[in-house]
RNA sequence: CGGGCUAUAGCGCAGCCUGGUAGCGCGUUCGUCUGGGGGACGAGAGGUCGCAGGUUCGAAUCCUGCUAGCCCGA
Numbered sequence: 001c002g003g004g005c006u007a008u009a010g011c012g013c014a015g016c017c018u019g020g021u022a023g024c025g026c027g028u029u030c031g032u033c034u035g036g037g038g039g040a041c042g043a044g045a046g047g048u049c050g051c052a053g054g055u056u057c058g059a060a061u062c063c064u065g066c067u068a069g070c071c072c073g074a
Stems, first nucleotide, its partner, number of pairs: 001073007010026004020057001028044006050066005
C1' cells in the first nucleotide's frame, strides 16, 4: 500500500441478505415465596446500533468516506 471480516444494553450475541415499533441469554434493581442464605417465580430499568454524510415517506439494515481491532497478500 491492496483485499477481507468485525463494531448493536455492563458482558456474550441475534436481527442486516429481503428497509417498516431494537431483541435474547447472563448480569442488575424491585417484589413474592424462605427464619436467614442460596434458589425459584413475577415485574422493571438500561441503546445517538463505532463516527460523519447520502438515498428514502421511513435506515441497525442500502450507498460513500473515515476510525478501531483481527486476518490475508505485497
Background
Transfer RNA from Rhodobacterales bacterium HTCC2255, 74 nucleotides, folded computationally. NCBI's taxonomy places the organism under Bacteria, Pseudomonadati, Pseudomonadota, Alphaproteobacteria, Rhodobacterales.